[in-house]
RNA sequence: GAUAGAGGCGCGGCGCUCAUGCGUAGCGCGGGGCAAGGCCGGGCAAGCCGUUCCGCGGGAGAGGGUGCGCCGCCGAAGGUCCUCUGGCCUGCCCGGGCCGGAGCACCUGGGCCGCGGGAGAAGAUCCCCCGGACUGUCACGCAUUUGUGGAGCGCUAUC
Numbered sequence: 001g002a003u004a005g006a007g008g009c010g011c012g013g014c015g016c017u018c019a020u021g022c023g024u025a026g027c028g029c030g031g032g033g034c035a036a037g038g039c040c041g042g043g044c045a046a047g048c049c050g051u052u053c054c055g056c057g058g059g060a061g062a063g064g065g066u067g068c069g070c071c072g073c074c075g076a077a078g079g080u081c082c083u084c085u086g087g088c089c090u091g092c093c094c095g096g097g098c099c100g101g102a103g104c105a106c107c108u109g110g111g112c113c114g115c116g117g118g119a120g121a122a123g124a125u126c127c128c129c130c131g132g133a134c135u136g137u138c139a140c141g142c143a144u145u146u147g148u149g150g151a152g153c154g155c156u157a158u159c
Base pairs, nucleotide, nucleotide: 001159002158003157004156005155008074010073011072012071013070014069015068016067018065027057028056029055030054031053032052033051034050037049038048039047040095041094042093043092044091077108078107079106080105082103083102084101085100086099087098088097089096109135110134112132113131114130116128117127118126119125137150138149139148140147141146
C1' cells in the first nucleotide's frame, strides 16, 4: 500500500401495509364583527381579494411512526461553522423563515437509560449538550481477569 473482516436492540435507503395526523386544513351554505382590512417584516410599484369568529354539511394530504420485504453497508451514519447553489412564502429590492443539493474544515467507536434544549399534532420519532452504567477495540499496569487511559485517519487477519 492492497484485500478481507469484527462490534449488535449495529447504521442508512427503498417499496408495500396499517394507525395517527383529524373530524384538523382547504371547500360549500348561513349568520356576526373589522375595513387606513388581508396576502412573513419594511420599502417601491402595481396586482389579487377580502379577513376574522360562530353554526351546519361533507372532508384531505405531507412530514414523522408500526409491521413486512428488499437493497447498500461497518465513518456504517449523524451533527456543526462557512461558502456556492435550486425551490417556496403575490412581482422587484433588503431582511427573515422553511425544504433540498454540493464542497471544505471540525466533532462523535457503538447502542441503551436519564436531566435539559430544539423540531414535531404528539407521551411517538429525530437531533444536540451533559451525566451514568454497559459493550467492542488498542495501550499500559496487575496478581488474575481485573484497573486506568486513548480513539475509528482506529483495530484484526492475509498478501
Molecule: Lysine riboswitch aptamer
Organism: uncultured Lawsonibacter sp.